The RNA shown here (small-subunit ribosomal RNA) has 1376 nucleotides and comes from uncultured bacterium BS2. Its mean pLDDT, the model's own confidence on a scale to 100, is 83. Rfam family: Bacterial small subunit ribosomal RNA. Its family is annotated with structural constituent of ribosome and ribosome in the Gene Ontology. Lineage of the source: Bacteria > Pseudomonadati > Bacteroidota. RNAcentral holds the sequence, with entries from Greengenes.
RNA sequence: CAGGCUUAAUACAUGCAAGUCGAGCGGUAGAGCACUUCGGUGUUUGAGAGCGGCGCACGGGUGAGUAACGCGUACAUGACCUACCUACGAGAAGGGAAUAGCCCUGGAAAACUGGGAUUAAAGCCCUAUGGUAUUAUUGAUAUAGAGGUUAAUAAUUAAAUCUGAGGAGCUCGUAGAUGGAAGCGCGUCUGAUUAGCUAGUUGGUGAGGUAGUGGCUCACCAAGGCGACGAUCAGUAGGGGGCGUGAAAACGUGAUCCCCCACACGGGUACUGAGACACGGACCCGACUCCUACGGGAGGCUGCAGUAAGGAAUAUUGGACAAUGGAGGAAACUCUGAUCCAGCCAUGCCGCGUGCAGGACGACUGCCCCAUGGGUUGUAAACUGCUUUUAGAUAGGGAGAAAAUGGUUCAUGCGUGAGCCACUGACGGUACUAUCAGAAUAAGGACCGGCUAACUCCGUGCCAGCAGCCGCGGUAAUACGGAGGGUCCAAGCGUUAUCCGGAAUCACUGGGUUUAAAGGGUGCGUAGGCGGAAGAUUAAGUCUAAGUUGAAAGUAUAUCGCUUAACGAUAUAAUUGGCAUGGAUACUGGUUUUCUUGAAUUGGGUUGAGGAUAGCGGAAUGUGACAUGUAGCGGUGAAAUGCAUAGAUAUGUCAUAGAACACCAAAUGCGAAGGCAGCUAUCUGGGCCUUGAUUGACGCUGAGGCACGAAAGCGUGGGGAUCGAACAGGAUUAGAUACCCUGGUAGUCCACGCCCUAAACGAUGCUAACUCGAUGUUUGGACAAUAAGUUUGAGCAUCCAAGCGAAAGCGUUAAGUUAGCCACCUGGGGAGUACGUUCGCAAGAAUGAAACUCAAAGGAAUUGACGGGGGUCCGCACAAGCGGUGGAGCAUGUGGUUUAAUUCGAUGAUACGCGAGGAACCUUACCUAGGCUAGAAUGUUGAGUGACCGUCCCUGAAAGGGGGAUUUUCUUCGGGACACGAAACAAGGUGCUGCAUGGUUGUCGUCAGCUCGUGCCGUGAGGUGUUGGGUUAGGUCCCGCAACGAGCGCAACCCCUAUUACUAGUUGCCAGCAUUAAGGUGGGGACUCUAGUGAGACUGCCAGCGUAAGCUGAGAGGAAGGUGGGGAUGACGUCAAAUCAUCAUGGCCUUUAUGCCUAGGGCGACACACGUGCUACAAUGGUCGAUACAGAGGGUCGCGGAACCGUGAGGUGGAGCCAAUCUCAUAAAAUCGAUCUCAGUUCGGAUUGGAGUCUGCAACUCGACUCCAUGAAGUUGGAAUCGCUAGUAAUCGCGCAUCAGCCAUGGCGCGGUGAAUACGUUCCCGGACCUUGUACACACCGCCCGUCAAACCAUGGGAGCUGGGGGUGCCUGAAG
Repeated sequence: CAGGCUUAAUACAUGCAAGUCGAGCGGUAGAGCACUUCGGUGUUUGAGAGCGGCGCACGGGUGAGUAACGCGUACAUGACCUACCUACGAGAAGGGAAUAGCCCUGGAAAACUGGGAUUAAAGCCCUAUGGUAUUAUUGAUAUAGAGGUUAAUAAUUAAAUCUGAGGAGCUCGUAGAUGGAAGCGCGUCUGAUUAGCUAGUUGGUGAGGUAGUGGCUCACCAAGGCGACGAUCAGUAGGGGGCGUGAAAACGUGAUCCCCCACACGGGUACUGAGACACGGACCCGACUCCUACGGGAGGCUGCAGUAAGGAAUAUUGGACAAUGGAGGAAACUCUGAUCCAGCCAUGCCGCGUGCAGGACGACUGCCCCAUGGGUUGUAAACUGCUUUUAGAUAGGGAGAAAAUGGUUCAUGCGUGAGCCACUGACGGUACUAUCAGAAUAAGGACCGGCUAACUCCGUGCCAGCAGCCGCGGUAAUACGGAGGGUCCAAGCGUUAUCCGGAAUCACUGGGUUUAAAGGGUGCGUAGGCGGAAGAUUAAGUCUAAGUUGAAAGUAUAUCGCUUAACGAUAUAAUUGGCAUGGAUACUGGUUUUCUUGAAUUGGGUUGAGGAUAGCGGAAUGUGACAUGUAGCGGUGAAAUGCAUAGAUAUGUCAUAGAACACCAAAUGCGAAGGCAGCUAUCUGGGCCUUGAUUGACGCUGAGGCACGAAAGCGUGGGGAUCGAACAGGAUUAGAUACCCUGGUAGUCCACGCCCUAAACGAUGCUAACUCGAUGUUUGGACAAUAAGUUUGAGCAUCCAAGCGAAAGCGUUAAGUUAGCCACCUGGGGAGUACGUUCGCAAGAAUGAAACUCAAAGGAAUUGACGGGGGUCCGCACAAGCGGUGGAGCAUGUGGUUUAAUUCGAUGAUACGCGAGGAACCUUACCUAGGCUAGAAUGUUGAGUGACCGUCCCUGAAAGGGGGAUUUUCUUCGGGACACGAAACAAGGUGCUGCAUGGUUGUCGUCAGCUCGUGCCGUGAGGUGUUGGGUUAGGUCCCGCAACGAGCGCAACCCCUAUUACUAGUUGCCAGCAUUAAGGUGGGGACUCUAGUGAGACUGCCAGCGUAAGCUGAGAGGAAGGUGGGGAUGACGUCAAAUCAUCAUGGCCUUUAUGCCUAGGGCGACACACGUGCUACAAUGGUCGAUACAGAGGGUCGCGGAACCGUGAGGUGGAGCCAAUCUCAUAAAAUCGAUCUCAGUUCGGAUUGGAGUCUGCAACUCGACUCCAUGAAGUUGGAAUCGCUAGUAAUCGCGCAUCAGCCAUGGCGCGGUGAAUACGUUCCCGGACCUUGUACACACCGCCCGUCAAACCAUGGGAGCUGGGGGUGCCUGAAG
């Protein structure tokens, strides 16, 4: 400065909101004065009430109704009215009867009302006069046209006074102005699941009614009128100027202000009046409220305040007529909840303030961090100086009032005008101004993951909570809550609701329809839309000019006024629209004259499974008859049901039935589509080619409409061979209402009639024009004719340029570029469902929603992964073999159970003789008990002390506690070593999280793969390279190729081993020489061996094959041949794989304990289950005796010889050895000989008893070994399952690490003996590459469908029952 019941047009207490005029009338109470006999009288003045006039139809409120000439806009009244106002003309003569009031008298509770007498007026009535008035008749005249204008005649109709003498009012008429009334063109929401509506209906004649036209009303006559350009019906709604948004087009809306309309408790009706069918009038019906004496009455806030109610929600029962406006009045004036003001409300808009400057040791607090410190809050504060808007105090204080009105002076046409004076302010103690003191009186809200400006800590732990969308929260949350800090706004800030925008997401401007939603199943054709060339004319569309209208306010621009702004004023522009006029004529349209190129007709030719009807044909199948003939046939993955000795199947002949038409036959042809196939005949439709002629735009499309329309299905009647829903049986299967088999009804076929749908698909509507080419094929024409030829049409197909497309793809048969018309789409589901309607015999079809629910559904392409998809290939993957496991006993690990504890981890492959390469104590992390507390241990620094250690005593299980004695060393004398040690620093944790991590490891897998740079391709994700043809163990190599190169992998380089040369020769070796019991010694380097350096193997050579790479060959040569054998070596990555208990480490937890010390126990338990092993079950063996041959290792806190003792484990012993010297240390299987003779044994060795040995503080829980005795199960192992391709499997022993000892049958190594088999890649498992499909991407251990319990939500149906509202018909019927 504006705004303020959007809901209940719900109900209202109380007050106020419309009166005024004594200059229209009669006149009273009362008051003053005078007189008074106090009874009263006279006079002046005079409220209230009454008659009368004007007003009350304005102003104010609301939006219920209304889809309408209601509103808007333009026109028009030759069809009309208008009080008060203005101008003009004329006039106001005479008379009368009443009635309020007053007075008298009644009734009644009240409202109110009856009777009598008397009375006035500008109330009412009668007579007169009158006209340009009204009515009737007869003319004249203008206009395109109707009641226009005008002349004559006849009839009818007026008046009012008051006065202050200035004035005001009255009557008739004309004109104006104002206001109204009716008419008409155009515009004005949604629904077709509303398609037909209408009897006063449409029109005419006449009459009535009205201010006035008119079916407005009535009588008669006619049968019209409206409708797909949406009537009628239903729903919703006051309309406009405007307002919000938007670039605009437009969409939404109709608060405040202005215009119009409608309404006034619901409904109806008229009266009065100039005007009403009347918000604060009347009557009637109804509902409601109130009063009542029960007889009757009263009332209407959607006026201003206010109350109740409803609601998320909207104010004072205020002041004033001072201004503006209104009513009445001559005026003063009265009235005015209109209006002007004030009050309340951050509801909106605008302006202002809450201070400004300086101030760093960047103070304190708070918060954060990598924390003796730094950062941030932050120049912020403190402090110093300055200012004073606003708030406070005091004082002053104008405009709104140049008025109106009154008085007075002057002028005057006497209506009035001008000057001067006086008076009037609700707001208002206002705005505004001055002075005073003092930073004093004044800041909040939301947010901080992205969108979107702004980040950290703590708490919480899928809880609590947040969330506009995406989404956040399951122990390190910038997303929850709090805090610090920050960001954005600011006397506001957020939330919610609604509208527009973004959304080109209804697309007029400005969209689409092959696959994302979307082309009608196809044609014919009505309305409609669109339409070839030339000329003429017209001027409807179109363009232009000026005119008129488009109220004001608002919006825009400019200027001005309030201190600024909001706000207001003035001017201009705009108001994109309507109407009428003049002009232009290119285009469109109308009319007309021509044309031939669009279209059609005709002549000739040609083509085809085009259609309809009739006849005919052979093969096959079934059936029947006869014949031959005998036991099966048939069927399947395999079977069975079935058929068959009553003679099947098979074979032959004959007969018969129905249906379908092999080959030709296809990238073929024809048809509008559906569809059409043996042959012939008849009827018939179409296409194409060709050159003349004819018509002369006759065309294209096509809403409704009509016709056709596979299969299945329906009706009636036939027919019925095959096949075959339903059904039956047999199989399959967990089941099998299926797939397979045997049968089999409807149907399949024909005629007639229905149905009307399909993935009716090219998922692509029809027509026309234009836009590079290549190839095949069908059918015409022309030229050449031998043609595979050239050319010109019409089809059917394939590939491509341009272009298009999201891409796939389309590409003269377009999905390209254009034009015309039709159909259809607008997220998924609900749902092509429900209801309604139409069609149908039915089945059902067509049309076709909503509630509710989700945040997606979908298309095309890409990379992966997957497939009981395909192709190629590999692996002890299968197969072929050998030996095992699974059965027994024992060892060991795990699960489970148990326990005070049985510490923890590892759990498909990839845990389970694993971490552990060695648990009696220790280890040890677990349990019980006893103790310690800034600590145990360790490290660094270290004043100081000289000890410490050891030893002794008491207590104790020990640790621990208490006590006592003894006691240093080296020295250059400076000090050092060692020990203790006040003190300082770092506590500790095998507690949790391997899903916070580093490091390390397993697995796919020693599989051949995984990538990059540049280029190229693609809108992009991505692709290419890396694919293809070969080849390889290999992405190994070769060839090709829009790719060219490169990297990590493969291979090679490294180690061991197999051959050999050279060098070297001790501790190793010994051929020859010497000597011995003995390489023991002399000697030797030849050999073995040792250990250093080399050589050697490369498909190098040959032959064959091959372009090459390469492959093949009992090839040659060679110790070794095609990677010679073995090892180390593990790409990008996968499994949130394993490990916080090796170690390290973030965070969390713990601190007289979850830390530390000690003793004892436990990790070793035992109904059971599993894994890995050992030993066996025996004769290829056991036992005894004899006798050979290794390699690789270990050894001084050690290996320990010989010798002696012991049955033995072992003991005594101490030589030798820091090791090619000594030693552990006899290798065993093998070989030779003997014995056992098939048995629970001379197999097997568990278990148990006894006796010992060794280690160790200590062998009870809980060690190993020895001897004697004992002598269990077990006679080769179910389903299933493991390893291995050559010095391998199998088998035999030896060594080492750890370690006092050892539970080792384990692990890691070493050598001895020493096989069998591989046809091959169909299958199982795993893997690699290419390709294909995909609705998977946590990637098939994926995704996902249906039924069902209970409960809830929404919708449909439902025998019915019931309430409210509305409509319609009928009956009764108030006022009027």